[in-house]
Context: one part of a larger RNA
RNA sequence: GGCACAUGGUGGAUGCCUAGGUAGCAAGAGGCGAUGAAGGACGUAGGAGCCUGCGAAAAGCUCCGGCGAGCUGGCAAGCGAGCGCUGACCCGGAGAUGUCCGAAUGGGGAAACCCGACGGUGGUAACACCGUCACUGUAUUACAGAGCCAACGCAGGGAACUGAAACAUCUAAGUACCUGCAGGAAAGGAAAUCAAAUGAGACUCCCUCAGUAGCGGCGAGCGAACGGGGAAGAGCCCAAACCACGCCAGGUUUCUGGGGUGGGGUUGUAGGACGACCAUCAGAUACAGGGAUGGCUAGCAGAAGCACUUGGGAAGGUGCAGCAUAGAGGGUGAUACUCCCGUAUGCGAAAGCUUGAACUGGUCGGUCGUAUCCUGAGUACCCUCGGGCACGGGAAACCCGGGGGGAAUCUGGGGGGACCAUCCUCCAAGGCUAAGUACUCCUUGCUGACCGAUAGUGAACCAGUACCGUGAGGGAAAGGUGAAAAGAACCCCGAGAGGGGAGUGAAAUAGCACCUGAAACCAUGUGCCU
Numbered sequence: 001g002g003c004a005c006a007u008g009g010u011g012g013a014u015g016c017c018u019a020g021g022u023a024g025c026a027a028g029a030g031g032c033g034a035u036g037a038a039g040g041a042c043g044u045a046g047g048a049g050c051c052u053g054c055g056a057a058a059a060g061c062u063c064c065g066g067c068g069a070g071c072u073g074g075c076a077a078g079c080g081a082g083c084g085c086u087g088a089c090c091c092g093g094a095g096a097u098g099u100c101c102g103a104a105u106g107g108g109g110a111a112a113c114c115c116g117a118c119g120g121u122g123g124u125a126a127c128a129c130c131g132u133c134a135c136u137g138u139a140u141u142a143c144a145g146a147g148c149c150a151a152c153g154c155a156g157g158g159a160a161c162u163g164a165a166a167c168a169u170c171u172a173a174g175u176a177c178c179u180g181c182a183g184g185a186a187a188g189g190a191a192a193u194c195a196a197a198u199g200a201g202a203c204u205c206c207c208u209c210a211g212u213a214g215c216g217g218c219g220a221g222c223g224a225a226c227g228g229g230g231a232a233g234a235g236c237c238c239a240a241a242c243c244a245c246g247c248c249a250g251g252u253u254u255c256u257g258g259g260g261u262g263g264g265g266u267u268g269u270a271g272g273a274c275g276a277c278c279a280u281c282a283g284a285u286a287c288a289g290g291g292a293u294g295g296c297u298a299g300c301a302g303a304a305g306c307a308c309u310u311g312g313g314a315a316g317g318u319g320c321a322g323c324a325u326a327g328a329g330g331g332u333g334a335u336a337c338u339c340c341c342g343u344a345u346g347c348g349a350a351a352g353c354u355u356g357a358a359c360u361g362g363u364c365g366g367u368c369g370u371a372u373c374c375u376g377a378g379u380a381c382c383c384u385c386g387g388g389c390a391c392g393g394g395a396a397a398c399c400c401g402g403g404g405g406g407a408a409u410c411u412g413g414g415g416g417g418a419c420c421a422u423c424c425u426c427c428a429a430g431g432c433u434a435a436g437u438a439c440u441c442c443u444u445g446c447u448g449a450c451c452g453a454u455a456g457u458g459a460a461c462c463a464g465u466a467c468c469g470u471g472a473g474g475g476a477a478a479g480g481u482g483a484a485a486a487g488a489a490c491c492c493c494g495a496g497a498g499g500g501g502a503g504u505g506a507a508a509u510a511g512c513a514c515c516u517g518a519a520a521c522c523a524u525g526u527g528c529c530u
Stems, first nucleotide, its partner, number of pairs: 001529009015515001016480002020451002022448007029440002031148002039101003042055003046079001049075003061095006070083003106115003116133007135145003152183001153181005163170001167217001193200002204231005214222002235432003238376001242263004247258004268410001270375004274369005283364003287361003294354004299347003305320005321338002323327001329341003381405008391417001412427005467474002487514001490501004
């Protein structure tokens, strides 16, 4: 020096565990904010570092409920001083207070700071305290707005990598991203729609039709609709004609025009005005009132087991019992239906929130006639240039926009994929509209052939922390004594650290560098080889 075995050290794998995650399900909630939010700074306890709570009324104040014996939040014990059956602490509801910054709003500003004006109160005064003072809309008023927020929505803008095995049309993709705005959903929505010779009957979403018809350097790829089956279901209001009232301008005997309010009226087998006639019932209702009922925010009751035995410890084993609308789950010194918390079941609210039934009110009619009037104009339509439609200019309809031209009025107008005829169908150029659909920052309950500390969130632990970066930004590591601290009094060595005894404990090779304690690696002892 090597090998083997043994015993240790180091190390922190493995096993077990879970305080945290993760994916869902069912409900709820779907907003907060000038009555100052979200988020912070600084304070605040007898002493107080951090966290939590709170705000100069500062781990709190008041009231109303619940609970019922202890309490003065956590790390975190001890000290000190107190509170509580005249009901504390704690839990729920409603209020009060709420520094400074922050939309930040009196002015400024390098956030948490600096500097004012006016009015009031107190004071001899210096000064102190209280209130008000931003901007925009719309006026020295009232009211509103602003800012924040995970995803979902609509709209205005809008890539590239990539694919096409290169690349330019094309694709990726109207995606990512930027911006605006809104809601609990949003959008869409009551046919100028489809269909096809029968007809359907708003919109939205799902399944299908169908990877079909098509589009396509006919490449890569893109990709419908009709129809069918489901979810849900709801339809309405204006403009105009006409009537009435009052106003303004021209004109002023008459009249013409404009705009206002009320009535009227709202559609395509045309409808309405106008004229004539009937009804005012039934029914519907998305509006207003109304508040029944249920639910949420604290809680309450809640069955039934003992003995022996092993053990440090019984819930294990054995024996004999009991309850069960309760044998879900968790805890308790090992594995508990009957020990504890609970569970099934049954109850419960002063206050706030929610649900919104009955009921009341409001609103919502019909027939015939005539062909005088009305029925959405720089609109439809055409040309040109773009965009959207599955459709890349194509035979390219349809829809939207820029520019140019520019109708008709029911004997009217649009569509049926160039265009024309016939036929069919619908009524544009105004508006509103629940439900079915999308999503989950958040609350409650529950679930998992989900993870179990290099996993699972980046974060089980004081983590978006420490740390890095000028900054935008990047971003960790780190869980486990024991049933209970019983956390080792006392003695000894040592400066201490540390160790040896003693003691605790079932165990101390469980001693806080603490469960288990693998391997690499390092020693010691013994044996063998060199």
Model confidence (mean pLDDT): 86 of 100. Predicted 3D model of a 530-nucleotide part of an RNA (large-subunit ribosomal RNA, domain I) from uncultured delta proteobacterium HF0010_01J10. Taxonomically the source falls in Deltaproteobacteria (Bacteria, delta/epsilon subdivisions).